[in-house]
Context: one part of a larger RNA
RNA sequence: AUUGAACGCUGGCGGCAGGCUUAACACAUGCAAGUCGAACGAUGAAGAUAUAGCUCGCUAUAUCGGAAUAGUGGCGGACGGGUGAGUAACACUUAGGAAUCUGCCUAAUAGAGGGGGAUAGCCCGGGGAAACUCGGAUUAAUACCACAUACACCUUACGAGGAAAAGGGGCCCAUCGGGUCUCGCUAUUAGAUGAGCCUAAGACGGAUUAGCUAGAUGGUGGGGUAAAGGCCUACCAUGGCGACGAUCUGUAGCUGGUCUGAGAGGAUGAUCAGCCACACCGGAACUGAGACACGGUCCGGACUCCUACGGGAGGCAGCAGUGGGGAAUAUUGGACAAUGGGGGCAACCCUGAUCCAGCCAUGCCGCGUGUGUGAAGAAGGCCUUUUGGUUGUAAAGCACUUUAAGCAGUGAAGAAGACCAUACGGUUAAUACCCGUAUGCGAUGACAUUAGCUGCAGAAUAAGCACCGGCUAACUCUGUGCCAGCAGCCGCGGUAAUACAGAGGGUGCGAGCGUUAAUC
Repeated sequence: AUUGAACGCUGGCGGCAGGCUUAACACAUGCAAGUCGAACGAUGAAGAUAUAGCUCGCUAUAUCGGAAUAGUGGCGGACGGGUGAGUAACACUUAGGAAUCUGCCUAAUAGAGGGGGAUAGCCCGGGGAAACUCGGAUUAAUACCACAUACACCUUACGAGGAAAAGGGGCCCAUCGGGUCUCGCUAUUAGAUGAGCCUAAGACGGAUUAGCUAGAUGGUGGGGUAAAGGCCUACCAUGGCGACGAUCUGUAGCUGGUCUGAGAGGAUGAUCAGCCACACCGGAACUGAGACACGGUCCGGACUCCUACGGGAGGCAGCAGUGGGGAAUAUUGGACAAUGGGGGCAACCCUGAUCCAGCCAUGCCGCGUGUGUGAAGAAGGCCUUUUGGUUGUAAAGCACUUUAAGCAGUGAAGAAGACCAUACGGUUAAUACCCGUAUGCGAUGACAUUAGCUGCAGAAUAAGCACCGGCUAACUCUGUGCCAGCAGCCGCGGUAAUACAGAGGGUGCGAGCGUUAAUC
């Protein structure tokens, strides 16, 4: 000088930050990932219209309408959030590389023909305490499957062979059915983004660890992967690494950075940012563009819970919160208003990401606790050579001010998009619809009793802590008597202690001050 600090005494306000460093210990409860009815069948509330009945404003029926939603289907649950257990490793950092994939997005080219069989839901029935599950009948799709076509695409022995698709909504013309706009769909190419892989160098300790290695090192054939490769396998060869520290062992997430220091260096890796790893412990794959998947699946294990004993359920290292551990670390808060993310044409829905608020002097910074005047140098305290000195302009008194806190009023910015209306442009047969641009309209604020501003009253509501032998700024008295005690080092204390304890006085810092711990 510094700290994610703790402890003791004390404590007025605000701004900005930070807040389980220990048990990767166990977790009650709530929330943290949904969304789309413009993919689909089904059920169909409010309401509207018509008809009938009558008790004359209600009921019934029909036609519209479409709130809402269990199921099928699509996209998203691989992001965002947490933690640092493991890892000394191509995990990380820097610089290169070639043998790769990439949903959504952008650009381009071409296409979207004609068919089929199921299945959930619903209904009926059965089993089970439950979790759940079985059978029958029936049904739809942007779910699934063949067929057709395919320049480009893939394979190729260059003869050939293989491989797609889906429709929905708006408007218009309407007899079937078409036209157009838009959101989708298929194939391929290119880009962007993201990811996988390889190489070199760099960054901890121990030699009281000196040899290590059999898929081990290389080749050939085969397999496998999106992709190079002993990645795997059969055969062949006998290599490969190591005092420039292999192997073994201990410790540890890495970095940008942070602290310190004139620097070199040393220490460190909280918050914030990038990468990695993990998700009760161990293992495995499925789905998918992407996972070997925190709030998915399966198996084994430990633990907890339910049970009708046959069988089941669970995973806070998400946000709060609880117990435990500990010197020690916060609310079971508000809102999606903003930023961002997911879904959706959109309206909108979801979002403990985020933005805010609450708690804590944990830190940094700012402000305040009054200002001026005031000598009878008051009283009281302390000291005293008993004269006085000091506390001390300090107080009182007098004259002022009102920051902050308090009360009341006023009051921004964070809000612009989107929606709607109009105009223009594009598209089109079209002045529909749709898309883009411009203008306008009236809305949308958790924070919030906001910031700021104004008024009101009154010095009113606001100072402590450590030290005073030397180092080191600051001295006397009383008590004690090697006792009680102090102490960072030197050392104080055994009857005149500036070193113990108290008091008066002083010094330093100040809403803090000391102590302890740790680093330079």